[in-house]
RNA sequence: GGUUGAAAAAGGCAAACCUAUCCGAAAGGUAGGGGCGCAAAACCAUGGGUCUAAAUCGUUUCUGCGAUAUGAUCGCCAGGUUGCCAAC
Numbered sequence: 001g002g003u004u005g006a007a008a009a010a011g012g013c014a015a016a017c018c019u020a021u022c023c024g025a026a027a028g029g030u031a032g033g034g035g036c037g038c039a040a041a042a043c044c045a046u047g048g049g050u051c052u053a054a055a056u057c058g059u060u061u062c063u064g065c066g067a068u069a070u071g072a073u074c075g076c077c078a079g080g081u082u083g084c085c086a087a088c
C1' cells in the first nucleotide's frame, strides 16, 4: 500500500420511542434520555430516489386545489474524500 471483515481488543456512533418552554412554513434539525442497529451509521447534496411546499406560478374564489426546491434526507442507492482494529 492492497484485499477481506469469521473471531477479538480499545474506543466510537445511535433507529424507533419519550422530553423541550430550542430552530424551522413544513419536511426536518438541535439538545437530554433511550438503544434498533452500524467498520465508515465519519465527511461532501455531485447523479438518482424519497419527504416537504414557505416563496413563486397556475387555477379563479378558494380557510381551497395543482405545479415547483432554492428546503430536507449521506441510518435510501450510487459516486467522491478521510479513517480505527484485526486477518491475509
Stems, first nucleotide, its partner, number of pairs: 002088004012038002017033004022029002036075001042081003046078003049073003056067004
This is a predicted structure of an 88-nucleotide RNA (c-di-GMP-I riboswitch aptamer) from Desulfotomaculum nigrificans. Rfam family: c-di-GMP-I riboswitch aptamer. Rfam describes the family as follows. GEMM was predicted in a large-scale screen for bacterial structured RNA regulatory elements. Model confidence (mean pLDDT): 83 of 100. RNAcentral holds the sequence, with entries from Rfam and Ribocentre.